[in-house]
Context: one part of a larger RNA
RNA sequence: CUAGGCGUAAAGCGCAGGUAGGUGGUUGGAUAAGUCUGUAAUGAAAUCUCCCGGCUUAACUGGGAGGGGUUUAUGGAAACUGUCUGACUUGAGUGUGGGAGAGGUAACUGGGAUUCCAGGUGUAGCGGUGAAAUGCGUAGAUAUCUGGAGGAACACCAAUGGCGAAAGCAGGUUACUGGCCCAAUACUGACACUGAGCUGCGAAAGCUAGGGGAGCAAACAGGAUUAGAUACCCUGGUAGUCCUAGCCAUAAACGAUGUAGACCAGAUGUGGGGGGUAUCGACCCCCUCCGUGUCGACGCUAACGCAUUAAGUCUACCGCCUGGGGAGUACGGCCGCAAGGUUGAAACUC
Numbered sequence: 001c002u003a004g005g006c007g008u009a010a011a012g013c014g015c016a017g018g019u020a021g022g023u024g025g026u027u028g029g030a031u032a033a034g035u036c037u038g039u040a041a042u043g044a045a046a047u048c049u050c051c052c053g054g055c056u057u058a059a060c061u062g063g064g065a066g067g068g069g070u071u072u073a074u075g076g077a078a079a080c081u082g083u084c085u086g087a088c089u090u091g092a093g094u095g096u097g098g099g100a101g102a103g104g105u106a107a108c109u110g111g112g113a114u115u116c117c118a119g120g121u122g123u124a125g126c127g128g129u130g131a132a133a134u135g136c137g138u139a140g141a142u143a144u145c146u147g148g149a150g151g152a153a154c155a156c157c158a159a160u161g162g163c164g165a166a167a168g169c170a171g172g173u174u175a176c177u178g179g180c181c182c183a184a185u186a187c188u189g190a191c192a193c194u195g196a197g198c199u200g201c202g203a204a205a206g207c208u209a210g211g212g213g214a215g216c217a218a219a220c221a222g223g224a225u226u227a228g229a230u231a232c233c234c235u236g237g238u239a240g241u242c243c244u245a246g247c248c249a250u251a252a253a254c255g256a257u258g259u260a261g262a263c264c265a266g267a268u269g270u271g272g273g274g275g276g277u278a279u280c281g282a283c284c285c286c287c288u289c290c291g292u293g294u295c296g297a298c299g300c301u302a303a304c305g306c307a308u309u310a311a312g313u314c315u316a317c318c319g320c321c322u323g324g325g326g327a328g329u330a331c332g333g334c335c336g337c338a339a340g341g342u343u344g345a346a347a348c349u350c
Stems, first nucleotide, its partner, number of pairs: 004321003007304002012318001014201004021194003025088007033081002035077007048066007091191001092188004096183004103177007110154001115149007125136002162169002206247006215241002220236004258317006266295011299306002323350003332343004
């Protein structure tokens, strides 16, 4: 450079915002950079075609002619791309009126349960297991009643449901706040798509400082089991789990499926709107838009399966892959307090 790929075989960045770049709707005019074309000049050799020769022939090779390729100048064409200029509304956005939601942040607040403390009742066990033991208990436990303390999580509603870019989000109330959907139309007039770098967000664990600590529980201790048992089971139990501020930047961060747009049979559930029909009214029924599921035609696929939420048919842009191991290792760079992260080989070997 060309080609083929990325659900499960190697391969979609964890997610978003966005710079450069790439790409870009309908229509008129201008221009002539790209593009096409005439003429002139230029256009190394070899290669290619034709002719003539040299090796016995051929391959090979010498000579001549032609073609082709490069660049420039000048003239022309104007469909397409570009540029300039004018218009448009379907892409995109703004406004108006409604709507649903565990979307986010902060403050306040509620009940149930576990544990602990104090008191009452009460007496010999409780607890735990496959069976036990460690453990707790006559200094009165377990059980039960009353009162109190404290922390964490929010049963039912609850869904095959909703919201969010992803991570994720669930007791209640209030304040502030982001996005989304629908209806009818008014406005702007391509303002768009993607996105190398870059920036931000990013579960859990972990780290720093200060709080907090009920339950659970790495480490640790003991009891069992076992040939052993640095485990599985049991009794305890510290970091941690929680809050505030700041780091870390990784996950089977998964739909193992990049983002945006267009097109291509249906059937059936469900969440949010709108319209129609019907009705006293609410249902029911029909149509339609947005989301979320199941099944399935065409098509696709190695198969499994996917199938208007595509893995179908196409377009634009980005990321990534190229046999297994060595290895996501070494070295170096960058980042981090550290743990480590990121970028990322080779020898050797099969």